[in-house]
Context: one part of a larger RNA
RNA sequence: UGACGGGGGUCCGCACAAGCGGUGGAGCAUGUGGUUUAAUUCGAUACGCGAGGAACCUUACCUGGGCUAGAAUGUGUGAGGAAGUGAUGUGAAAGCUGAUCGCCCGCAAGGGCUUCAUACAAGGUGCUGCAUGGCUGUCGUCAGCUCGUGUCGUGAGAUGUUGGGUUAAGUCCCGCAACGAGCGCAACCCUCGUGUUCAGUUGCCAGCAGGUAAAGCUGGGGACUCUGAACAGACUGCCGCCGUAAGGUGUGAGGAAGGUGGGGACGACGUCAAGUCAUCAUGGCCUUUAUGUCCAGGGCUACACACGUGCUACAAUGGUAGGGACAGAGGGCAGCUACGUCGCGAGGCGAUGCGAAUCUCUCAAACCCUAUCCCAGUUCGGAUUGGAGUCUGCAACCCGACUCCAUGAAGGUGGAAUCGCUAGUAAUCGCGCAUCAGCCAUGGCGCGGUGAAUACGUUCCCGGACCUUGUACA
Repeated sequence: UGACGGGGGUCCGCACAAGCGGUGGAGCAUGUGGUUUAAUUCGAUACGCGAGGAACCUUACCUGGGCUAGAAUGUGUGAGGAAGUGAUGUGAAAGCUGAUCGCCCGCAAGGGCUUCAUACAAGGUGCUGCAUGGCUGUCGUCAGCUCGUGUCGUGAGAUGUUGGGUUAAGUCCCGCAACGAGCGCAACCCUCGUGUUCAGUUGCCAGCAGGUAAAGCUGGGGACUCUGAACAGACUGCCGCCGUAAGGUGUGAGGAAGGUGGGGACGACGUCAAGUCAUCAUGGCCUUUAUGUCCAGGGCUACACACGUGCUACAAUGGUAGGGACAGAGGGCAGCUACGUCGCGAGGCGAUGCGAAUCUCUCAAACCCUAUCCCAGUUCGGAUUGGAGUCUGCAACCCGACUCCAUGAAGGUGGAAUCGCUAGUAAUCGCGCAUCAGCCAUGGCGCGGUGAAUACGUUCCCGGACCUUGUACA
């Protein structure tokens, strides 16, 4: 100087407390461990993670069958042939076999293309993340981490950065042997919330006119909504009180918004030899008729068990049936599909519009009204299983989703323990998108609808910041 302390002081954080809802019990989905296996590919202190889509492909694993300058591209030498078409046989395919047709441009020299042989460059998701780059996680959006000059100290170092206040903040003020500065904080960026101006189609419809069963449907209009560009607006600026100041405080004014207005992007010096050689790149090592490569089938989906993350429930604040209402944000041409028709349905057939503020996905659901069920393993719950189908795809046996009929399991609110959340949040309800032929999505990322309770307080648990103290630790 640090680190540590079941030392002290000050302070902060859904850290506790106060609340609300869960997990841990059940069934299922998914990941992991373990076990099994010919293989159940690999990585990850991880575990709905890499994977934003494992039937084949993917695929890296296994079994079997093949190829060997190789699955791609280039160059040299030699031999041949236009390019090429490729029947037949064998086979699961890959591959092997190769009938037949075909002979390029140019007068020539030569050139183009291509096959085989040979040589050089190959290839490797093989090893090492403890040889590395790049990227990332984490402490932590925590308020810290340093430097120049000066001063102090023999020196390591100290000071500044400590102290008194204040702040979300090393934020600012005051003081001070320090005076300044840098990286961080904040601001500048995006978005939501208010208004003004400009613009007005595909959006809108107040007034005028036409028109309909109804409808911005038509003429037209820019008022309004909206769309999307610029600007304004918030700064403790004003007022009262407290304070030397910074600042604090007020059911203060004004304002759409008030003290960082909400959210996002943004992550200091560094820590963990943290993660990744399987995104990619790359040193070294290993491999070269195989650890490369092609193909078929299988596996990654196994199952006594253990754990994590979720979904659905156990019901009446509910289930079922009928009727009625209201979004936002996205996607669409190998696509989204109106409408008609057939089917109980998944869906089929026909047909139309739209590269989309125009057409379409698209009826949002919870909610409201009416009826019914009457507390039961039930009109709760839907696992499992049988049968019949639809769709995608070469192909749904291993191993897809969905529909219909039947079946109707566990489950009556969950031990010890444990998680999330402070406001348009939790809880709850549906909708969309990426990946994608299809989909094991209950996952991920977004969007809106309905919409709470509680915070006395900082003694305690966890993590962190600053000062100080002890130390046989570095």
The part of an RNA shown here (small-subunit ribosomal RNA, 3' major domain) has 474 nucleotides and comes from a metagenome. Rfam family: Bacterial small subunit ribosomal RNA. The RNAcentral record of the full RNA draws on SILVA. The coordinates come from a structure-prediction model, not an experiment, and the mean pLDDT is 81.